Source information
Predicted 3D model of a 164-nucleotide RNA (Lysine riboswitch aptamer) from a pig gut metagenome. Its Rfam family is "Lysine riboswitch aptamer". Rfam describes the family as follows. Riboswitches are metabolite binding domains within certain messenger RNAs that serve as precision sensors for their corresponding targets. The RNAcentral record of the sequence draws on MGnify.
[in-house]
RNA sequence: UGGUAGAGGUCGCGAUAUUCAUCAGUACUCUUUGGGAUGACUUAGAGCAGAUGAACAUAGAUGAAAGGGGAUAUCGCCGAAGAGAGGCAACGGCUAAGCGUUGUUUCGUCUGGUUGUACAGCGAAUAACUGUAUGACUGUCAUCGCAAGAUGGAGCGCUACUGU
Numbered sequence: 001u002g003g004u005a006g007a008g009g010u011c012g013c014g015a016u017a018u019u020c021a022u023c024a025g026u027a028c029u030c031u032u033u034g035g036g037a038u039g040a041c042u043u044a045g046a047g048c049a050g051a052u053g054a055a056c057a058u059a060g061a062u063g064a065a066a067g068g069g070g071a072u073a074u075c076g077c078c079g080a081a082g083a084g085a086g087g088c089a090a091c092g093g094c095u096a097a098g099c100g101u102u103g104u105u106u107c108g109u110c111u112g113g114u115u116g117u118a119c120a121g122c123g124a125a126u127a128a129c130u131g132u133a134u135g136a137c138u139g140u141c142a143u144c145g146c147a148a149g150a151u152g153g154a155g156c157g158c159u160a161c162u163g164u
Base pairs, nucleotide, nucleotide: 001163002162003161004160005159006158009078012077013076014075015074016073017072018071019070020069029061030060031059033057034056038049039048041098042097043096044095045094081111082110083109084107085106086105087104088103089102090101091100092099112138113137114136115135116134117133118132119131120130121129140153141152142151143150144149
């Protein structure tokens, strides 16, 4: 310096399928009463709907789904993966600009892994997920140490074998 194979955890990381609960007696739709001019994520324009009553609210009837979660099974793996930024595409009624969501792709920009707490984001949610800060545990390497252990670093790392 290249190649191959491995380890961290019994809640390692991620994906798919089935099923269960939640979402929710919520949204949509219809009717009653009120309301009185507007209606889609924002702005502008066009179209459509609207005094034969818009938005919004009350009461009643009907009544979901997706995402996220638990369990089981299978699959792929150990920068597994996640975040951030950029490009492309689709969706959020049409056009344009913006904003957001999802997918895909590029970038060694950040993060060894798990987890408690606080704050923020997202979300129906106090769940889950993501980020930041701060603790704990844990693996790895380096230094110090008789040892127990202490300090510090980061995965572009570490261990084993092997080629040049």